[in-house]
Context: one part of a larger RNA
Formats: sequence, structure tokens, C1' cells
RNA sequence: CUGGGUGUAAAGGGCGUGUAGGCGGGAAUGCAAGUCAGAUGUGAAAUACCCGGGCUUAACCUGGGAGGUGCAUCUAAAACUGGGAGGCUAGAGUGCAGGAGAGGAAAGCGGAAUUCCUAGUGUAGCGGUGAAAUGCGUAGAUAUUAGGAGGAACACCCGUGGCGAAGGCGGCUUUCUGGACUGUAACUGACGCUGAGGCACGAAAGCGUGGGGAGCAAACAGGAUUAGAUACCCUGGUAGUCCACGCUGUAAACGAUGAAUACUAGGUGUCGGGGGUCAAAGCCCGGUGCCGCAGCUAACGCAUUAAGUAUUCCGCCUGGGGAGUACGGUCGCAAGACUGAAACUC
Repeated sequence: CUGGGUGUAAAGGGCGUGUAGGCGGGAAUGCAAGUCAGAUGUGAAAUACCCGGGCUUAACCUGGGAGGUGCAUCUAAAACUGGGAGGCUAGAGUGCAGGAGAGGAAAGCGGAAUUCCUAGUGUAGCGGUGAAAUGCGUAGAUAUUAGGAGGAACACCCGUGGCGAAGGCGGCUUUCUGGACUGUAACUGACGCUGAGGCACGAAAGCGUGGGGAGCAAACAGGAUUAGAUACCCUGGUAGUCCACGCUGUAAACGAUGAAUACUAGGUGUCGGGGGUCAAAGCCCGGUGCCGCAGCUAACGCAUUAAGUAUUCCGCCUGGGGAGUACGGUCGCAAGACUGAAACUC
């Protein structure tokens, strides 16, 4: 490079936004760059191909012919692609009318529970386990009542329920704010899809500075268990977990399934709308599940939320190990991240 692939065999980028680029709706008009047709010129000779000739044949030599991707110029065509000018509304967007939602940010508030402190009652145990012990307790614990402090998380509602691009989001109220959906069809008139780089976001852990610290709890200490026990179990317990600002940029970041569009039997739940009805149901749109036909698949399974049938664009794969290592580079405070080999070996 070509081909074949990418749910589970190697392989979908963690997720968006968007630059270049690639691709792009209906009808009409003219241009003629691509495209197509014809003509002319060129496309040296030799070689190669076809028909002959000459050395006894062949190799070799030689005559004639045909052919030649392509390039240039001219003429001609206008279906398709392209570019021009005007127009359309089915894609896309805006407006208007609605309802739904743990979507995001900030501030305030609430109750239950744990822990601690103070006071009362009360007395010998409590706690913990497979059993124990360490531990706590006559300096009065555990239990119980009242009051107080403080931090963190929000039981029930809660639902293969909802929202978000993903990560993720769950007490209540207020303020600010993003998106989606339904209905309408007033407006714009292809404004679209994808997207190398770039930029933004990105769980947990970790890092920096400053706060905070109830519970939990790496490390650590002790008690057990055990042949040992640097573990599992128990008693403690520091970083951390929480907040603000900054960094890190990774995950089984998973649906292990890139995005977009169109098409291809159904059945049955559920969420948000619409329509309809006295009230329902059948019906329409958008999500979210289960089952299942055709088809696909190595099978498992997928099956209008495709892994089916097609088109466009991007990422990635190309035997196992060595190795996501080394080296170099970029980024980072560091930890490290990204990019990413080879020798050798099977």
C1' cells in the first nucleotide's frame, strides 16, 4: 500500500466541541474543471506481438504490419460529480404554546443516627469472637434520661424509574443556568454529517497551599489464628475520606458494541408528551426494558435501542512472549501520563 477485520478471539479513541479535510436533499437554468465521444499531432530506433525472408535448423540476423497506457490541441455531449446565479422545503435551525426530570452552580435550612462533653439515675461489669484475648470500667463504665458541641451522609419515597456527552447526579427551599421532549407550522432556506490536529470536560486514588475532622479507615501498634501469618478475625489508629483553590488525566472510563442517516415481522411492560373517550382501550411522537421473525454470527447470542441491509467520516488491529518495557520526545511539583521499539525466544 492493498485486503480482511474491530460485543466475547488482536482491535471502538473515556466523553464532548470543533479547525483542516472527506462526504452531502428536491426541481429548473446556464458553464464545461472532472467525465464521455470524435479528429489531429506526438508516443524515436532496437526489444516485445502478428505475417514473411536469410544463414542445412535453432539461437541469431532481417522486411513489412498491427498495437501502444499516456500527453497536447481542436470539435462535440451535458446524464452524473463539480463550480456560478436564482429558486424549493421533506434535512438542519429559529419562533410560539406546554408539561417532565437525583442535569449543573451557589446560598440557606431540616430531622434520624454515630461520636464526644456536662449533669441526673444506677452498679459491676461492658465490649468482642468460631472460641478468646488485647481494650474500656469502682478515679463509677456499659445501660438510661436531660442539655450541649461537631462533622459527614441523606432511611422510607426508590422503580431493568428519571436526567446528563461521558465521568456522573438522590433530604428540603431559594437564586442563577444547560439540554432534551411534545404540540404548532409563523420564520430561515441545505445553514447538514463526520472530524486528523487543537480546545474543554473527565470516577477513585494521589500531589500542592490553607481549613476541617464525627464516623470509617491504607500505613502502623497490639490481641488472636497458624508450622509460620508481614493476611483473613478482633481492639485501637494516622494519612485519607469532607471544604476552597490549583495540579494529576488514569479505570473492567463496559453495552468490553465510535458517530450519523435510511430501510427491514411482531408481541408485551414502563417513563414523558399528544390525540381520543362520560371514563377507558386501540392510535401518534420521544425514551427505557423484556421476548421474538427474517437476516446475521465460529458459537454464545444480536435482532427498529442490530451484532440485519446499505452509505459517509473518524479511531484502532495484523501470532504469543520480550513489553505498554527500553531509548528519545512532550506534559507533570512528584507519583507518573502520552507517544512507543528492537535484539532474543516459542